[in-house]
Molecule: Bacterial RNase P class A
Organism: Methylococcus sp. EFPC2
């Protein structure tokens, strides 16, 4: 001093003024109030508030037990309210290394696929090429060439992304786990570990290639909708139910009873239809208006346990809560000139976007002592 890998923070900074919003407090309007006005006091977006992609709270709803569908998830442990997340840890793979990266059950249930190119893509197979045998045939007559046919061969060659273990010696007509060693690879036993999985020995010549992000199969897990969930209060205006009283006629001294009409419209008349005046009471909904609504798997500091992810205990602390929806403008000084972005029910994750800078751990290179 250069390159580089993990993890953690921090997101312009101080001061003034002048406003938006929430909470409280005091006065004052009015009789009273959280209804309004005025003043003090104080809190006011993130790391990701985003994508709404998984996991839970809370709310309804035809209480979710058990099976079809259907969807998810898939090496082991463990954390946690739960997860598809996070830890630790096995295997493979990358990178000299700090470390990073992996949809990582099963292809011996079945079922279909593997383009081109090749003989031949899965009951294997013989296209070139090696070799023994036969038949013709040629000469230089040989352990020779040549055509053709029955056959053995997967050692070479060739074709694919992939060719039925892989190097080597033995062996053979030529060859082949046919036999040896070595390496891979199965099955057996011991040993380490909860476990995945790892060693050790032994023992089969070795077995049907890929792919399961094709269906399929095996194991766990999943009930729906979603704060416009959902409660509560509750106005005019028009509808529904139901009493009272008003018309007429009759009976009664009356309370009241019993029975019809009645006015309006449909040009006049009759049928027929349609609608009805006041007043009180129920009932549902609408608009509006309160809850929900932020004190929560909660922030902080200590201290245990634990490799860790988290668990527990003591202190302290309240840190937006709106409903046309607040956090914002000016101005002064400083720097490294300030980047993606802005809550709408809560929470834990993944994911993606992000100027610029700070710590800690730790790894490879060179240079000095």
């Nucleotide at each position: 001093g250069g390159a580089g890998u993990c993890g953690g923070c921090c997101a312009g900074a101080c001061a003034g003024u002048c406003g938006c919003u929430g909470u409280u407090c005091g006065c004052g309007g009015u009789u009273c109030a959280c209804c309004c006005g005025c003043g003090g006091a104080u809190g006011g977006a993130g790391g990701a508030a985003a994508g709404u992609c998984c996991g839970g709270g809370c709310u309804c709803c035809u209480c979710a037990g058990g099976g079809c569908a259907g969807g998810g998830c898939g090496c082991c442990a463990g954390g946690u309210a739960a997860c598809g997340c996070c830890u630790g840890g096995g295997a493979g793979g990358c990178g000299c290394g700090a470390g990073c990266c992996u949809a990582c059950g099963g292809a011996a249930a079945g079922u279909g696929c593997c383009a081109c190119a090749g003989a031949a893509a899965a009951u294997a197979u013989a296209c070139c090429g090696c070799c023994u045998c036969g038949u013709c045939u040629c000469c230089u007559c040989g352990c020779g060439g040549g055509a053709c046919g029955c056959g053995g061969u997967a050692a070479g060659g060739g074709u694919g992304a992939a060719a039925u273990g892989g190097u080597g010696c033995g062996g053979u007509a030529a060859g082949a786990g046919c036999g040896c060693a070595c390496c891979g690879c199965g099955c057996u036993u011991c040993c380490g570990g909860c476990a995945a999985c790892g060693g050790a020995a032994g023992u089969g010549g070795c077995a049907g290639g890929g792919a399961a992000a094709a269906c399929c199969c095996c194991g766990c897990c999943c009930g729906g909708a979603g704060c416009a969930a959902g409660a509560c209060c509750a106005a005019a205006u028009a509808g529904g139910g139901g009493g009272g009283c008003a018309u007429u006629c009759g009976g009664g001294c009356a309370a009241c009873c019993g029975a019809a009409a009645c006015g309006u419209g449909c040009g006049g008349c009759c049928c027929g239809c349609a609608c009805g005046g006041c007043u009180c009471c129920c009932g549902g909904g609408u608009a509006g208006g309160u809850c929900g609504c932020u004190u929560g798997a909660g922030a902080c500091g200590c201290g245990u346990g634990g490799c860790g992810a988290c668990a527990c205990g003591c202190g302290c602390c309240c840190c937006a809560g709106a409903u046309g929806a607040a956090u914002g403008a000016c101005u002064g000084u400083c720097c490294a000139c300030g980047a993606c972005a802005g809550a709408a029910c809560c929470c834990g994750g993944c994911u993606u976007a992000u100027c610029g800078g700070c710590c800690g751990a730790c790894u490879c290179c060179u240079u000095u002592u």